A computed fold for a 74-nucleotide RNA from Rheinheimera sp., annotated as transfer RNA. Rfam family: tRNA. The family's RNA type in Rfam is transfer RNA. The source organism's lineage runs through Bacteria, Pseudomonadota, Chromatiales, Chromatiaceae and Rheinheimera. The coordinates come from a structure-prediction model, not an experiment, and the mean pLDDT is 81.
RNA sequence: GGCCCCAUAGCUCAGUUGGUUAGAGCGCUCGACUCAUAAUCGAUCGGUCGCUGGUUCGAGUCCAGCUGGGGCCA
Numbered sequence: 001g002g003c004c005c006c007a008u009a010g011c012u013c014a015g016u017u018g019g020u021u022a023g024a025g026c027g028c029u030c031g032a033c034u035c036a037u038a039a040u041c042g043a044u045c046g047g048u049c050g051c052u053g054g055u056u057c058g059a060g061u062c063c064a065g066c067u068g069g070g071g072c073c074a
Base pairs, nucleotide, nucleotide: 001073002072003071004070005069006068007067010026011025012024013023019057029043030042031041032040050066051065052064053063054062
């Protein structure tokens, strides 16, 4: 330098043919239980869907560029 893959909650990850409200587990916080703690149970909170633009009635999803990470080739 060229090609390919990945980027969604604090962490690990889902998200169907583009369809209107974006989810799970763990964690945080609160509550129940207990003499107390752990475990367990319940509830809440938590998101510029990497960034900028484009297509579309509608984009996490499609397209282009950029940024970061990984891999292959040279």